[in-house]
């Protein structure tokens, strides 16, 4: 320097003119307008509606089977399946018992049960094609898991002993794992010793442990305004329909309606609704996430639904996209420009 990658922050801006939603003032109707003048109007992801939580409702009797979700530790948080710090495995790169990145759905396979495709003799109570060893005898038997050969994955690896020829059959070393103990860590764990033990698989079913009540602002809550309290078909009225009760089951409440049909009326406003686990700035604890304290600020509120249009400039044409109770995470999607960090490649020193 130029190309990638990752992580962070930012995400065009300024001036006129017309406009649209809200809010203050005034001014003139007088309810619902009108005008004037001042302010204020979309994101870092307003999105996926995936997780938590607030808020509301539903009887704050109860018990049981179910269904879910989550899975290393310690810690933040209102809460979480989110986030710091670690522990651990794996795989890579350097280099050697370490370092450093990257990545993980990381409780349990020593409770049961199941399943491991093709290949192969055999896929977990071992088994026996080829090979080896015996014996009888020339192709049967018995034995074996060293070798061969299939597989993703073949009964833990290698040495010795042992054996007719072999094997954890037996040591000794080593690897993995369960328990048991000492140190060292809050903890996961990690070093040491002693013992058992020896296939894989739990985003198979199951076991453990923890947790969840359900439903969603079309939730609710007020006020206006109408009415058919009629007709028809069916169930039901203490032998209880239907409703609370939301996955079922018992149980308990509650109780005269309840369900369809054609029909008829009405179909407006107001609160929820944006001051809130707020924003910012500083100082303090903390390795961090976060916390605390103090000062300043107030930052969109629409209901068919506002936040645009054009002109001229900065410097050019502009990424991904549009709030709809609310707030904290994730995930996604995104042109540019800015910083740090790394790789490659090419120059210079």
């Nucleotide at each position: 320097a130029a190309c990638g990658g990752u992580g962070a922050u930012u995400g065009u801006c300024c001036u006129g003119u017309c406009g649209c939603u809200g809010c203050u003032u005034c001014a003139g109707a007088u309810u619902a307008c009108u005008g004037a003048a001042g302010g204020a109007g979309a994101g870092g992801a307003a999105a996926g509606u995936c997780c938590g939580g607030g808020c509301a409702a539903c009887a704050c009797a109860g018990g049981g089977u179910g269904c879910c979700a989550u899975g290393c530790u310690u810690c933040c948080u209102a809460a979480c399946g989110g986030g710091a710090a670690g522990g651990g495995g794996u795989u890579u790169g350097u280099u050697u018992u370490g370092c450093a990145a990257a990545u993980c759905a990381c409780a349990g396979a020593a409770a049961g049960u199941g399943c491991c495709a093709c290949a192969g003799a055999a896929a977990a109570u071992a088994u026996a094609c080829c090979g080896c060893u015996c014996a009888c005898u020339u192709g049967u038997g018995a034995g074996u898991a060293a070798g061969g050969g299939u597989g993703a994955a073949a009964a833990c690896g290698c040495g010795a002993g042992g054996u007719a020829a072999g094997a954890g059959c037996u040591c000794a070393c080593g690897g993995c794992a369960g328990c048991a103990u000492a140190c060292g860590g809050c903890g996961a764990c990690g070093u040491g010793u002693g013992u058992u033990g020896c296939g894989g698989u739990a985003a198979a079913c199951c076991u453990c442990a923890u947790g969840g009540g359900u439903u969603g602002a079309a939730a609710g809550a007020u006020c206006a305004a109408a009415u058919a309290a009629a007709c028809c078909g069916g169930g039901g009225c203490u032998u209880g329909a239907g409703g609370g009760c939301g996955a079922c089951c018992c149980g308990c409440c509650u109780a005269a309606c309840c369900c369809g049909g054609a029909g008829g009326g009405u179909a407006g406003a107001u609160c929820g609704a944006u001051c809130g686990a707020g924003u910012u700035u500083u100082g303090c604890g903390g390795c961090a996430a976060c916390g605390u304290a103090a000062a300043a600020c107030c930052u969109a509120g629409a209901u068919a639904a506002a936040u645009g249009a054009c002109a001229g400039g900065a410097g050019u044409u502009c990424a991904c996209a549009g709030a709809a109770c609310c707030c904290g995470g994730c995930u996604u999607a995104c042109a540019g420009a800015u910083c740090a960090c790394c790789g490659u490649u090419u120059u210079u020193u």